[in-house]
RNA sequence: GACGAAAAAGGCAAACUUGGCGAAAGCCAGGGACGCAAAGCUUCCGGUCUAAGGUGUCGGACUCAGGUCCAGAACUAUUGAUAGCGGGGCUGCCGGGU
Numbered sequence: 001g002a003c004g005a006a007a008a009a010g011g012c013a014a015a016c017u018u019g020g021c022g023a024a025a026g027c028c029a030g031g032g033a034c035g036c037a038a039a040g041c042u043u044c045c046g047g048u049c050u051a052a053g054g055u056g057u058c059g060g061a062c063u064c065a066g067g068u069c070c071a072g073a074a075c076u077a078u079u080g081a082u083a084g085c086g087g088g089g090c091u092g093c094c095g096g097g098u
Stems, first nucleotide, its partner, number of pairs: 003095002011036002016031006034084001040090003044087003047082003053076003057073002059070004
């Protein structure tokens, strides 16, 4: 350096739940443990989730009309979320065999 058997010192903490934050996805703190050898850190790449804002195709309202307006459905991450979805990058505890 690679690797992860068994174990020790320890570490983290899913679902659920209480309080708070957020438009939402979700996040923070307490409780709680399904799991985790990087479940430590980092959105660089891909995926997934959300859609406040944006667009105005569908829809709706107004107008004689040209057109104007609204934003329910839909689409959308350039700004959101996920590092416990995968890859990349950085760092780190212990250890038998090789």
Predicted 3D model of a 98-nucleotide RNA (c-di-GMP-I-GGC riboswitch aptamer) from Ferrimonas balearica.